[in-house]
RNA sequence: UUCCGAAAAGGUAAACCUUGAGAAAUCAAGGGGCACAAAGCCACGGGUCCGAUGCAGGACAGCCGGGUUGCCGAAG
Repeated sequence: UUCCGAAAAGGUAAACCUUGAGAAAUCAAGGGGCACAAAGCCACGGGUCCGAUGCAGGACAGCCGGGUUGCCGAAG
């Protein structure tokens, strides 16, 4: 350093509720806590969802893959 994931210190925050934005998927804030060793970030590939609308387009990173950054250090 890489694989790996015991311990310790922490972190994030599902569903749902309230408020707001949006045409919608969905997003933000507050509460909440299902779960997560990258559930940090990126829409590059696949996929799913929305589409007021003729098209164009938009959303999801906690769907899969990939890229990139990062806490700790037991056994192996």
This is a predicted structure of a 76-nucleotide RNA (c-di-GMP-I-GGC riboswitch aptamer) from a Nitrospirota bacterium. The coordinates come from a structure-prediction model, not an experiment, and the mean pLDDT is 87. The model forms 86% of the base pairs in the Rfam consensus. The sequence was found by an Rfam model in a public genome assembly.